[in-house]
RNA sequence: CAUUAGACGAGCCUUAUCGCUUCGAAAGAAGAGGAAAGUCCGGACAGCAAAGGGUAGUAUGCUUCCUAACAGGAAGGCCAUGCUUUGCAUGGACAGCUAGUGCAACAGAGAGUAGACCGCCUUCGGGUAAGGGUGAAAGGGUGGGGUAAGAGCCCACCGCGAUUCAGGUGACUGAAUUGGCACGGUAAACCUCAUACGCUGAAAUGUCAUGUAUAUCGUGUUCCGCAAGGACCAGGCGACCCGCUUGGAGUUUACUGCACGAGGGGUAGGCAGAUGGAGCGCAUUCGUGAGGAUGCGCCUAGAUAAAUGAUAAGGACCCGCAAGGGGACAGAAUCCGGCUUAUAUCGUCUGACGUUUG
Numbered sequence: 001c002a003u004u005a006g007a008c009g010a011g012c013c014u015u016a017u018c019g020c021u022u023c024g025a026a027a028g029a030a031g032a033g034g035a036a037a038g039u040c041c042g043g044a045c046a047g048c049a050a051a052g053g054g055u056a057g058u059a060u061g062c063u064u065c066c067u068a069a070c071a072g073g074a075a076g077g078c079c080a081u082g083c084u085u086u087g088c089a090u091g092g093a094c095a096g097c098u099a100g101u102g103c104a105a106c107a108g109a110g111a112g113u114a115g116a117c118c119g120c121c122u123u124c125g126g127g128u129a130a131g132g133g134u135g136a137a138a139g140g141g142u143g144g145g146g147u148a149a150g151a152g153c154c155c156a157c158c159g160c161g162a163u164u165c166a167g168g169u170g171a172c173u174g175a176a177u178u179g180g181c182a183c184g185g186u187a188a189a190c191c192u193c194a195u196a197c198g199c200u201g202a203a204a205u206g207u208c209a210u211g212u213a214u215a216u217c218g219u220g221u222u223c224c225g226c227a228a229g230g231a232c233c234a235g236g237c238g239a240c241c242c243g244c245u246u247g248g249a250g251u252u253u254a255c256u257g258c259a260c261g262a263g264g265g266g267u268a269g270g271c272a273g274a275u276g277g278a279g280c281g282c283a284u285u286c287g288u289g290a291g292g293a294u295g296c297g298c299c300u301a302g303a304u305a306a307a308u309g310a311u312a313a314g315g316a317c318c319c320g321c322a323a324g325g326g327g328a329c330a331g332a333a334u335c336c337g338g339c340u341u342a343u344a345u346c347g348u349c350u351g352a353c354g355u356u357u358g
Stems, first nucleotide, its partner, number of pairs: 001354001003352008012315007020031004033329001037340002040338005045201004052242004057197005062076005077094001078092006095192002100190002102186002117132002119128003140158006159181001160179008205272004216262006222231003232248006249256003279298008317326003
């Protein structure tokens, strides 16, 4: 310098005229994003009269920290792959396979307390598992000794297990001693372990006004006991069980009420929720960092079928020699923190590959 990957930022500005919405007495002030999208995760808030325990179910799964919380973020650990090789990059659905049960077709002698096909040795009785084959996977690996030939049979180193010590908040790391030591793999297989978990959702919910017919129908309104209380029926507490809880009444003989259910009628308007926040900016400070603390300052849509615009001139940015041309993805609807998806163009930082120069 060119290409490429990732992270971050911007993604329009000024003036004038007219117009729309909110606040305001007026003057005037403000007015759609980095994702407003998806509705995936977590909450705030509101409602469901009030507990609890167990089972089932759902979700998460290395460690520590941040946060209101999270399947989010930060910093680490381990494993795998690659490379320019002890460092870097990328990825990880990284709790547990000696709690149990499964699964691994075919091939192969044999697929897990799993074996003898070819081969090698032989005293021809047998021995062997180093070499080869089959397979996705085959009874630790390399080297040496030993042997009839071989084998952890023995030894050294590596690996694996056990014990102990040191470092670290921890996941783990390192070292020493010791044992010939492999009943392997697989849990986005069933399962086990640990932790967490009520539901609904702003058309939530609350309140005011108007208006009507709770017209009508169904079931229950029970039993035992002197009493305390027990049983039973109909509901409620996210599914089920235990448990808890509401109603099971009154008047006097037929009514009123209560509980649950069915069915029908009226209203379709107003106000609140509704935008001052787990808010934003700057400075200092603590922390490896995500972030925290303190101080000062600021108020930045609130519509209700949907306002946030149009015109003119100039400018910034990009393409182009010039003339000239050009904005991608896309629009609030209770709010916030994340995740995912889409994105013209420009800038900054970090890395990789290639070329050139020093």
The RNA shown here (Bacterial RNase P class A) has 358 nucleotides and comes from a Schleiferiaceae bacterium. It matches the Rfam family "Bacterial RNase P class A". Rfam classes the family as a ribozyme. Of the family's consensus pairs, 97% are formed in the model.